[in-house]
C1' cells in the first nucleotide's frame, strides 16, 4: 500500500422572497390581522412479533387451534437483544444455524444404482472345501501338482447416489469380515471443573440404535376478543315517545247518532322539561417503559441515581415554491393513538476497532 471483517453516524449547505399546518401574545364586536416560535425519518414503510391504551367477554380448570424451541440473563413483554455453549464455513477479522424428541407410533426418500431398511451382489476378490478337466506317483485305495469357475463364500476395492447397515490402520483369512485390537465416533457408568448449556479425564460395552419432526406426531412454554372507523364528553334541526303548564283567546277533536251555533272537557296542535342520539363540535393525540450528558453497577444487553432538555399533528388531511452562491449535484422515501422490536428499500459519504497479505524501518 492492497484485500477484508465489524460497529457507529450523516443523508445537500448557507441566504432572500412567497406560501401551508399548528402553540403563545396582542389587536379587533366579529370575520380577521400583526408579532414570535415550531413543523417528518432511519427507515416515517411492510403491519410480521411483542406492549401500553380503550371497549367487549369472563368462576376455576381442561381440550383445542396458533406461536416458540440449546443456556443462562437483559426487559413492560416479545419470535427482539447481550453473554456463553454446541455444530458448520473461513488462513483469518467474523459469519451461518426452526438449535427439544427419530429405542412411543405412523409416513417419507425423486433420479440413478445390484440393493433404500432389520437391504444388496453389477463390475469385482477368493473358491480353502465339495465338483469337473490335465499331469505325476501307486498294484490299489488314494496322494501331490496345475487348471476350470460349476456349486458355494466375501463385500476389501471399483461403480450409483443427499444418503448404501460405522471411520482410519493393523493383525487375521482361500478371499473377507468389529471376527480380533489400537485410535476416534457411539452407548452406559463414575470423577473433577461450571448457576447452567457443556467440556475434561477414567472405566466399561463392542457396534446394537441409519436420515428427515420447515411431514404427521410427542413433550415444554406462551396465549380470552376487537382495535383509534378502540373509546370518552359536549349537542342543533326534523320524527317518535314521556313529563308538567297556561288564556279556554283560536284551530281541531269528545261530549253530540242530521248540520250548525252556544256551553263544556282538556285529547291533540301551543310552551316548557328530562333522557337517547344523527348532523356537527371537542377530548383521546404536548410528557414519554422519552432523548442528552455525568457517575456507579454489570463482559455485555441494560439498570440505578443526578442534571439537563423537548408542542409534529392535520380530518380533504401542512413541511413547499421560487431566487441567488458553494460543493462530491443529491438515494429509499411522507406521520394519522404512543411505544419496543424484526424485515425490506437506499445516490453518496464520515468515523472508530480488528483480520490476512507485500514492502520498509
Nucleotide at each position: 500500500c492492497g484485500a477484508g471483517c465489524g460497529g457507529g453516524c450523516c443523508g445537500g449547505g448557507c441566504g432572500g422572497c412567497c406560501g401551508c399546518g399548528g402553540g403563545g401574545a396582542c389587536c379587533g364586536c366579529g370575520a380577521g390581522g400583526u408579532c414570535u416560535c415550531c413543523g417528518a425519518g432511519g427507515a416515517a414503510a411492510g403491519u410480521c412479533c411483542g406492549g401500553g391504551c380503550u371497549c367487549c367477554a369472563c368462576a376455576g380448570g381442561g381440550c383445542a387451534c396458533g406461536a416458540c424451541g440449546g443456556u443462562g440473563g437483559g426487559u413492560a413483554a416479545c419470535g427482539c437483544c447481550c453473554a456463553c455453549c454446541g455444530g458448520g464455513u473461513g488462513c483469518g477479522a467474523a459469519c451461518c444455524c426452526a438449535g427439544g424428541g427419530a429405542a412411543a407410533g405412523c409416513g417419507c426418500a425423486a433420479c440413478a444404482g445390484a440393493g433404500a431398511g432389520c437391504a444388496g451382489a453389477c463390475c469385482g476378490c477368493c473358491g480353502a472345501u465339495g465338483g469337473c478337466c490335465c499331469g505325476c506317483c501307486g498294484c490299489g485305495a488314494g496322494g501331490c501338482g496345475g487348471g476350470c469357475a460349476c456349486a458355494g463364500g466375501c463385500a476389501a476395492g471399483g461403480g450409483u447416489g443427499a444418503a448404501a447397515c460405522g471411520g482410519u490402520g493393523g493383525g487375521g483369512u482361500a478371499a473377507g469380515a468389529g471376527c480380533c485390537c489400537a485410535c476416534c465416533g457411539c452407548g452406559g457408568c463414575g470423577g473433577c471443573g461450571g448457576c447452567g448449556a457443556c467440556g475434561u479425564c477414567g472405566c466399561c460395552g463392542g457396534c446394537a440404535c441409519g436420515g428427515c419432526a420447515a411431514g404427521c406426531c410427542c413433550c415444554g412454554u406462551c396465549c380470552g376478543g376487537a382495535g383509534a372507523a378502540a373509546g370518552g364528553c359536549c349537542a342543533a334541526a326534523u320524527a317518535g315517545a314521556g313529563g308538567a303548564g297556561a288564556a279556554g283567546g283560536u284551530g281541531u277533536g269528545g261530549c253530540c247518532c242530521g248540520c250548525a251555533c252556544c256551553g263544556u272537557c282538556a285529547g291533540c296542535a301551543c310552551u316548557c322539561c328530562c333522557g337517547g342520539g344523527u348532523a356537527g363540535g371537542c377530548c383521546g393525540u404536548a410528557c414519554g417503559a422519552g432523548g442528552c450528558c455525568g457517575u456507579c453497577g454489570g463482559c455485555a444487553a441494560c439498570g440505578g441515581c443526578g442534571g439537563u432538555c423537548c408542542u409534529g399533528g392535520a380530518u380533504c388531511g401542512a413541511u413547499g415554491g421560487u431566487c441567488g452562491c458553494c460543493c462530491a449535484c443529491g438515494a429509499c422515501a411522507g406521520a394519522a393513538c404512543c411505544c419496543g422490536g424484526c424485515u425490506u428499500a437506499c445516490a453518496g459519504g464520515c468515523c472508530c476497532g480488528c483480520u490476512c497479505g507485500c514492502a520498509c524501518u